């Protein structure tokens, strides 16, 4: 850089000991009833393995390479739409939805 995915799932364990939730902003949370992190354990099935009509698709598996295990990627952010309220000339606010951006992970 390209492609795919991101509302599912995963602990009454051990150690550690103070911050943590990627990021400007604004929120909202987790945390001495021990967070974060490490180990163990687990989840999932991208790669992988098996099956199969030939490469496939479907289905099955979990030894190995990753990944993941509070909250949708915690929400917001940028653009647009709908509805409602406000106001009276297109203002402000709220909710919902769609898309983008950014990010994460895998494979190349």
């Nucleotide at each position: 850089c390209u492609u795919a995915u991101c509302c599912a799932g995963a602990g009454u364990g051990a150690c550690c000991g103070a911050g943590g939730g990627a990021c400007a902003u604004g929120g909202c949370c987790c945390u001495a009833u021990g967070a974060c992190g490490u180990c163990c354990g687990g989840c999932a099935a991208c790669c992988c393995c098996c099956u199969u009509a030939u490469u496939a698709a479907u289905g099955g598996g979990a030894a190995g390479g990753u990944g993941c295990c509070a909250a949708u990627u915690c929400c917001u952010g940028c653009a647009g739409a709908a509805u409602g309220a406000u106001g009276a000339u297109u203002u402000u606010c709220a909710u919902u939805c769609u898309g983008a951006a950014a990010g994460a992970u895998a494979a190349g």
Predicted 3D model of a 108-nucleotide RNA (SAM riboswitch aptamer (S box leader)) from Robertmurraya massiliosenegalensis. Rfam family: SAM riboswitch aptamer (S box leader). Its family is annotated with regulation of gene expression in the Gene Ontology. Its mean pLDDT, the model's own confidence on a scale to 100, is 78. Lineage of the source: Bacteria > Bacillati > Bacillota > Bacilli > Robertmurraya.